[in-house]
Context: one part of a larger RNA
Molecule: small-subunit ribosomal RNA, 3' major domain
Organism: uncultured bacterium
RNA sequence: UGACGGGGGCCCGCACAAGCGGAGGAACAUGUGGUUUAAUUCGAUGAUACGCGAGGAACCUUACCCGGGCUUAAAUUGCAACUGACUGAACCGGAAACGGUUCUUUCUUCGGACAGUUGUGAAGGUGCUGCAUGGUUGUCGUCAGCUCGUGCCGUGAGGUGUCGGCUUAAGUGCCAUAACGAGCGCAACCCUUAUCGAUAGUUACUAGCAGGUCAUGCUGAGGACUCUAUUGAGACUGCCGUCGUAAGAUGUGAGGAAGGUGGGGAUGACGUCAAAUCAGCACGGCCCUUACGUCCGGGGCUACACACGUGUUACAAUGGGGGGUACAGAAGGCAGCUACACGGCGACGUGGUGCUAAUCCCUAAAGCCUCUCUCAGUUCGGAUUGGAGUCUGCAACCCGACUCCAUGAAGCUGGAUUCGCUAGUAAUCGCGCAUCAGCCACGGCGCGGUGAAUACGUUCCCGGGCCUUGUACA
Numbered sequence: 001u002g003a004c005g006g007g008g009g010c011c012c013g014c015a016c017a018a019g020c021g022g023a024g025g026a027a028c029a030u031g032u033g034g035u036u037u038a039a040u041u042c043g044a045u046g047a048u049a050c051g052c053g054a055g056g057a058a059c060c061u062u063a064c065c066c067g068g069g070c071u072u073a074a075a076u077u078g079c080a081a082c083u084g085a086c087u088g089a090a091c092c093g094g095a096a097a098c099g100g101u102u103c104u105u106u107c108u109u110c111g112g113a114c115a116g117u118u119g120u121g122a123a124g125g126u127g128c129u130g131c132a133u134g135g136u137u138g139u140c141g142u143c144a145g146c147u148c149g150u151g152c153c154g155u156g157a158g159g160u161g162u163c164g165g166c167u168u169a170a171g172u173g174c175c176a177u178a179a180c181g182a183g184c185g186c187a188a189c190c191c192u193u194a195u196c197g198a199u200a201g202u203u204a205c206u207a208g209c210a211g212g213u214c215a216u217g218c219u220g221a222g223g224a225c226u227c228u229a230u231u232g233a234g235a236c237u238g239c240c241g242u243c244g245u246a247a248g249a250u251g252u253g254a255g256g257a258a259g260g261u262g263g264g265g266a267u268g269a270c271g272u273c274a275a276a277u278c279a280g281c282a283c284g285g286c287c288c289u290u291a292c293g294u295c296c297g298g299g300g301c302u303a304c305a306c307a308c309g310u311g312u313u314a315c316a317a318u319g320g321g322g323g324g325u326a327c328a329g330a331a332g333g334c335a336g337c338u339a340c341a342c343g344g345c346g347a348c349g350u351g352g353u354g355c356u357a358a359u360c361c362c363u364a365a366a367g368c369c370u371c372u373c374u375c376a377g378u379u380c381g382g383a384u385u386g387g388a389g390u391c392u393g394c395a396a397c398c399c400g401a402c403u404c405c406a407u408g409a410a411g412c413u414g415g416a417u418u419c420g421c422u423a424g425u426a427a428u429c430g431c432g433c434a435u436c437a438g439c440c441a442c443g444g445c446g447c448g449g450u451g452a453a454u455a456c457g458u459u460c461c462c463g464g465g466c467c468u469u470g471u472a473c474a
Base pairs, nucleotide, nucleotide: 001474002473003471004470005469007468008467009466010465011464012463013462015458016457019421020420021419022418023417026313027312028311029310030309031308032307033306034304035303042053043052064299065298066297067296068295069294070293076122077121078120079119080118081117082116083115084114088103089102090101091100092099093098106113107112124288125287127286128285129284133282134281135277136276137275138273140271145184146183147182148181149180150179151160152159153158164175165174166173190265191264192263193262195233196232197231198230199229200228201227205222206221209220210219211218236259239253240251241250242249243248315414319373320372321371322370323369324368325367332361333360336355337354340351341350342349343348380411385406386405387404388403389402390401391400427450428449429448430447431446432445433444
C1' cells in the first nucleotide's frame, strides 16, 4: 500500500421487511448429469453452465458410427506436356457415390483462348493447445470509482490531491484545505414515448357542402380533425413560501400535457476471474497426408432403472361448455399473403379475385349478454393408446406437424427450501416476427388489451461504496 475480520461508524440496492404471483408435489415439453450404445459429435459447469452456442438435427445440416468409393483431391490457382473436348442422350453394374460402353462434339485474327487428362508446386483438416494469441463476450456493475502533470511531505516503499463538514442518483456540487489543475468514468449531447405549433396532404382523414347506396369516405370536393413525417417550442428547482453561509432540501404551493434524472432505450471507466470461445472468423506452435483429407448410402445426435435446472398444462364455480356480440398494436407478404364461392364434421382441397402494399390480404382473446353444469376425480383435467385422414417434402419406419372419432392416466394447491416484481409494473389475455419445404416453438424477440396490492422501517440475511481500527497474510 492492499486484502481480510462472526471490529466500529455512515450510506445504498426488490437485499431484508410489507405485499402479489410462482418454483419445489403431478403429466408433458426442453436442456444437463449419469447410464447405455457401433455412435449416442463437440463445447458451456457456483454466482457468471443447464429452452446455453442451436434465430428450426427426417436426408442435407453433421462435425459422430458402420459400410462402399477417390488420392493434385470437393473448390481456387502457377508451370510443363498431351488431347479436343466440355456438355447432352441412351444402356449396363451398383444402395448411392462411382465405374464402364455407344452416339453426339469447340472457337480462331493461327499468336492463342476455353475445357479435359497426366506430372509437379501450392492444398485440405470442426485434429491438439483459449495456459502461446487477435477479435468478441460474460461478471463485479450503470457500482462511483480509477488515475495523471507540477508542487509539497517522506531515506524509501509511498502519501497528499481523492481527506473533513454539508449535499447528491453520482469523486454530483458547495464550503474548508499544501495543494493547484487535468484525464478516463458520472451527467449532458443520441433514439423513443407523453403536450402544443409550423410545413406537407396520398394510398391516410371526413367537419361543413353536393351526389349516391341495402350498407360503407363510396364519389365530387376539402386541408378543419385524426394520422403520417420533417422541423421547432417546452422543464431550468425557472417562480412563490419555509429551512440553510452556500450547494441544496421541502410544500395537498402556483402555472403546466409533463416537476425535480418525467418514463423507456442505446451507452459499461482503470481493472478482476491464466473466466468463456482455436467449432463463427483470424492466427503462432505441434500433429495427419491412399488419411485425422474428401464423396456417397444407411444409422446416430430423438437411447432410458435414475437425478437436477428451465418452462407449458392443470388440479376447477372469480370456473368448464353452448349461443350471440364489441374493441388493438406492431410486424409480414410474389416459389408469397390470399378476399369470395363451392366440397368436406375438420385439418384441408378445387375454382377464383386483389395486392411488389398507409391502396389488397393476414387482423384478436380475455371482456359484455344469455342458457346450462352444482362440488363429483365431475360436463374438472387432458397424458397415453387404438382407428381413420390432411399437408409439406425424392422420402415422415427409426424420427414431422395438424385434423376427426374413440380411449380418458396422474393430479383435489404441493415438505425442507427457494424465485420474480415498486406502476401502466406484477398478474392475466391474445396477436405478430426471425429461423423455416415442413416442424417436434410450450422456446426466443417484439406488440398491444384488462390491470392490482404493498413499502412502518434499516435490527437482521446477501451484495456493494466511503472513512476508520486490528492483523503472525501478500